[in-house]
């Protein structure tokens, strides 16, 4: 961050698993994405569970946001 270019990721959903759930995995499939690579032992939020006014904890979410760290390309 371009009516560039090489290219990448893969939302819902469907199959099969794992899990108490949230949600992860792996195929199919692409809503989209210039970080939609990492990082949850950076902050904040937010789902699940137990509790039950609340707070608090178990797990989760990177495709909520801010940070920090790495990467193609090269018009303005």
């Nucleotide at each position: 961050g371009a009516u560039a270019a090489u290219g990448g990721c893969a939302a819902a959903c469907u199959u099969a698993u794992c899990g108490a759930a949230a949600g992860g995995u792996a195929a199919g499939g692409a809503c989209g994405c210039a970080a939609a690579g990492c990082u949850a032992u950076a902050g904040g939020g937010c789902c699940u569970u137990u509790c039950g006014c609340a707070a608090a904890a178990u797990g989760g979410c990177a495709g909520c946001c801010u940070a920090g760290c790495u990467a193609c390309c090269g018009a303005a």
The RNA shown here (c-di-GMP-I riboswitch aptamer) has 76 nucleotides and comes from Clostridium thailandense. Rfam family: c-di-GMP-I riboswitch aptamer. From the family's description: GEMM was predicted in a large-scale screen for bacterial structured RNA regulatory elements. Its mean pLDDT, the model's own confidence on a scale to 100, is 84.